This is a predicted structure of a 354-nucleotide part of an RNA (small-subunit ribosomal RNA, central domain) from a metagenome. RNAcentral holds the full RNA, with entries from SILVA.
Context: one part of a larger RNA
RNA sequence: UUUGGCCUAAAGGGUCCGUAGCCGAUCUAAUAACUUUUCUGUGAAAUUGUUGGGCUUAACUUAACAAUGUGCAGGAAAAACUGUUAGAUUAGAGACCGGGAAGAGAUAGAAGUAUUCUUUGGGGAGCGGUAAAAUGCUAUAAUCCUUAGAAGACUACCUAUGGCGAAGGCAUCUAUCUAGAACGGGUCUGACGGUGAGGGACGAAAGCUAGGGGAGCGAUCGGGAUUAGAUACCCCAGUAGUCCUAGCUGUAAACGCUGUGAACUAUGUGUUGCAUAUUCUUCGUGGAUAUGCAGUGCCGUAGCGAAGGUGUUAAGUUCACCGCCUGGGAAGUACGGUCGCAAGACUGAAACUU
Numbered sequence: 001u002u003u004g005g006c007c008u009a010a011a012g013g014g015u016c017c018g019u020a021g022c023c024g025a026u027c028u029a030a031u032a033a034c035u036u037u038u039c040u041g042u043g044a045a046a047u048u049g050u051u052g053g054g055c056u057u058a059a060c061u062u063a064a065c066a067a068u069g070u071g072c073a074g075g076a077a078a079a080a081c082u083g084u085u086a087g088a089u090u091a092g093a094g095a096c097c098g099g100g101a102a103g104a105g106a107u108a109g110a111a112g113u114a115u116u117c118u119u120u121g122g123g124g125a126g127c128g129g130u131a132a133a134a135u136g137c138u139a140u141a142a143u144c145c146u147u148a149g150a151a152g153a154c155u156a157c158c159u160a161u162g163g164c165g166a167a168g169g170c171a172u173c174u175a176u177c178u179a180g181a182a183c184g185g186g187u188c189u190g191a192c193g194g195u196g197a198g199g200g201a202c203g204a205a206a207g208c209u210a211g212g213g214g215a216g217c218g219a220u221c222g223g224g225a226u227u228a229g230a231u232a233c234c235c236c237a238g239u240a241g242u243c244c245u246a247g248c249u250g251u252a253a254a255c256g257c258u259g260u261g262a263a264c265u266a267u268g269u270g271u272u273g274c275a276u277a278u279u280c281u282u283c284g285u286g287g288a289u290a291u292g293c294a295g296u297g298c299c300g301u302a303g304c305g306a307a308g309g310u311g312u313u314a315a316g317u318u319c320a321c322c323g324c325c326u327g328g329g330a331a332g333u334a335c336g337g338u339c340g341c342a343a344g345a346c347u348g349a350a351a352c353u354u
Base pairs, nucleotide, nucleotide: 004325005324006323007308008307012322014202015201016200017199021195022194023193025089026088027087028086029085030084031083033082035078036077037076038075039074040073041072042071048066049065050064051063052062053061054060092192093189094188095187096185097184098183104178105177106176107175108174109173110172111155112154115151116150117149118148121145122144126137127136163170164169207248208247209246210245211244212243216242217241222236223235224234259321260320261319262318263317264316268298269297270296271295272294273293274292275291276290277289278288279287280286303310304309327354328353329352336347337346338345339344
């Protein structure tokens, strides 16, 4: 190299962008690098085969011829494929136009109930909590009802196998700014594409640095219980944190445990968006039905699979490119290196053992 795998046995990078590389639509012409055919030269000897010779024979040895020597160099020819050059095309890709959909992102403003605290008045002995209690709060007037205010966080119902986003993730309303996808038109560009080693950007929660904020919740810590004990589960308090701004960190069961892109391969049934047609209509940004495209679910044929299952959203049939795997433990450890304020992250063994 050929070759086996990666949903659950080891194995898909957290996600995207993109450099080199690899791969790449249709037609025409040229070229001949690649490819194919052919010729010439060269391709040591030994070895191998055939026919002779020499040791009495044989092994052995020797001569001629043949074969092998898959290569290299040069010449000639062919022009399908790959490549290169030139020209063209439109199915890929992109741009443009149109009316819709959306918790996509950023900034600012506004709103809502609840909670806690302060305050006004009422009221007067318990409240709270649990399986039961106690710690705790309360005559300095609590709990409860009520008036006014403040603060911080959050966004019930609608809410849905619904929507949007590359992933992480995103939910009160309004405005401004930014980005993307689908559908329809078929106006324009004319292969501009796919993947992507290195690299870059984004990346939940927790954690770290500086400055704010601090209602509720709440690691740690302190009490009360339970218990043989109780460094817990339950209860009372409550610090960091949770929130905001500017940075760092770069990890998760970052999961669909399923890399990205493309083509092809039965149906049926929900639902979301757009378009078209028919129909109903209270004529509205309305309803119903059918069809097409795009998303998102369920069932299921063929097939695949060890089975569970999967099945046009493939784990089917194929192609292109990347990442990763090779018994368990030692171990995601040690050493070295890079990054980080640190915590640590990334890279990543072996002895030994079984």

Rfam family: Bacterial small subunit ribosomal RNA. Model confidence (mean pLDDT): 86 of 100.